[in-house]
Context: one part of a larger RNA
RNA sequence: UGACGGGGGCCCGCACAAGCGGCGGAGCAUGCGGAUUAAUUUCGAUGCAACGCGAAGAACCUACCAAGGCUUGACAUGGACCGGGACCGCCGCAAAAAUGCGGUUUCCCUUUCGGGGCCGGUUUACAGGUGGUGCAUGGUUGUCGUCAGCUCGUGUCGUGAGAUGUUGGGUUAAGUCCCGCAACGAGCGCAACCCUCGUUCUAUGUUGCCAGCGCGUGAUGGCGGGGACUCAUAGGAGACUGCCGGGGUCAACUCGGAGGAAGGUGGGGACGACGUCAAAUCAUCAUGCCCCUUAUGUCUUGGGCUUCACGCAUGCUACAAUGGCCGGUACAAAGGGUUGCGAUACUGUGAGGUGGAGCUAAUCCCAAAAAGCCGGUCUCAGUUCGGAUUGAGGUCUGCAACUCGACCUCAUGAAGUCGGAGUCGCUAGUAAUCGCAGAUCAGCAACGCUGCGGUGAAUACGUUCCCGGGCCUUGUACA
Numbered sequence: 001u002g003a004c005g006g007g008g009g010c011c012c013g014c015a016c017a018a019g020c021g022g023c024g025g026a027g028c029a030u031g032c033g034g035a036u037u038a039a040u041u042u043c044g045a046u047g048c049a050a051c052g053c054g055a056a057g058a059a060c061c062u063a064c065c066a067a068g069g070c071u072u073g074a075c076a077u078g079g080a081c082c083g084g085g086a087c088c089g090c091c092g093c094a095a096a097a098a099u100g101c102g103g104u105u106u107c108c109c110u111u112u113c114g115g116g117g118c119c120g121g122u123u124u125a126c127a128g129g130u131g132g133u134g135c136a137u138g139g140u141u142g143u144c145g146u147c148a149g150c151u152c153g154u155g156u157c158g159u160g161a162g163a164u165g166u167u168g169g170g171u172u173a174a175g176u177c178c179c180g181c182a183a184c185g186a187g188c189g190c191a192a193c194c195c196u197c198g199u200u201c202u203a204u205g206u207u208g209c210c211a212g213c214g215c216g217u218g219a220u221g222g223c224g225g226g227g228a229c230u231c232a233u234a235g236g237a238g239a240c241u242g243c244c245g246g247g248g249u250c251a252a253c254u255c256g257g258a259g260g261a262a263g264g265u266g267g268g269g270a271c272g273a274c275g276u277c278a279a280a281u282c283a284u285c286a287u288g289c290c291c292c293u294u295a296u297g298u299c300u301u302g303g304g305c306u307u308c309a310c311g312c313a314u315g316c317u318a319c320a321a322u323g324g325c326c327g328g329u330a331c332a333a334a335g336g337g338u339u340g341c342g343a344u345a346c347u348g349u350g351a352g353g354u355g356g357a358g359c360u361a362a363u364c365c366c367a368a369a370a371a372g373c374c375g376g377u378c379u380c381a382g383u384u385c386g387g388a389u390u391g392a393g394g395u396c397u398g399c400a401a402c403u404c405g406a407c408c409u410c411a412u413g414a415a416g417u418c419g420g421a422g423u424c425g426c427u428a429g430u431a432a433u434c435g436c437a438g439a440u441c442a443g444c445a446a447c448g449c450u451g452c453g454g455u456g457a458a459u460a461c462g463u464u465c466c467c468g469g470g471c472c473u474u475g476u477a478c479a
Base pairs, nucleotide, nucleotide: 001479002478003476004475005474007473008472009471010470011469012468013467015463016462019426020425021424022423023422026317027316028315029314030313031312032311033310034308035307043054044053064303065302066301067300068299069298070297073126077125078124079123080122081121082120083119084118089104090103091102092101093100094099107116108115109114128292129291131290132289133288137286138285139281140280141279142277144275149188150187151186152185153184154183155164156163157162168179169178170177194269195268196267197266199237200236201235202234203233204232205231209226210225213224214223215222240263243257244256245255246254247253319419323378324377325376326375327374328373329372335366336365337364340359341358345354346353347352385416390411391410392409393408394407395406396405432455433454434453435452436451437450438449
């Protein structure tokens, strides 16, 4: 100087407390461990910070296994030599396919020789490797932590390591600011500048809107028209403790108030200092070294990653009446769409099918929002709760749904009556609850993830205690 202390002081944080809802019990889904396997059932991730993680989608694609093939190779460039009428494609036969054999079609320039490109063969340099090492690395990322810290120049003090500044008194979300001070300044962080939501003004009105004036319809901005309003797209304004009062060191600041759409950082996001963990990743990519080279490369068929005595993690659905079922009826936002979204109509109990209007989209479509509201029914039961499991029949995608897809209909109708010790999230448009969309994607294991809106709470006395962190100080046989 640090680190540590079941030392002290001060201060923060959904850290506790106060509340609301869960998890832990059940069934299922997904991931992990273990066991099993021809396949360490490919590989990685392992306290917080691995375990709905890489994977924004494992039937093939797939890296693993079995079997069958190839060896300048599935892919790239160059050299040498030889050959072809092309290459691509189509057809037939054999084969599980890869592949092999046979047939068919067929380039350009030049009068020709020949040349160009293309293809094939032999050969040589080489290709190739999701093989190893993240403890050789780059890049990227997690974490402490959006915590308020981390440093430097000059000066001063100290023999020196170092100290001072950065400590102290206040204050703040903040090393934020003020005052003081052997310090005076500065940098990286904080804040602001960026995006978005909330108010308003101006401009512009199509595909958006319809107040007023007309036309028209069974109905609809459907039409003429209009720019008022909503909205959209740009550009401004607005919030600064600016104003008033109290407190305070005539300070920083803080408390209350006015005005205001918004008030003291207005809400949310992006943004992550010096560093820590030899943290993660050689399987995104790149890369040193090592290793394989008729195989650790590559092609194909089939299998596996989907197993199941069991343990864990994260979710979904429930156990019901603030509910289930049936009928009627209302209101979003944000997205996506031409190899696509697909309306009206017809058809099927339904998944779906037929068909194809419109749309390269503020125009058309996906699209029905759901909880809600209004009626009816059930009456406390393992039930008209719950939906697992299983049987039968279908639909769709796709070369192909057996291993191993999703969905529909009929039948079946399991556990479960609110969950031990313990443990998690959340302070406001939040929790809880309700649906909608998107990426990936032929289809789908999505109950996941990322967004969007609808309805919409309770509680915070306080900082004694648990956990984590910041500053000062103290002890130390630790570095």
Notes: The part of an RNA shown here (small-subunit ribosomal RNA, 3' major domain) has 479 nucleotides and comes from Crystallibacter crystallopoietes.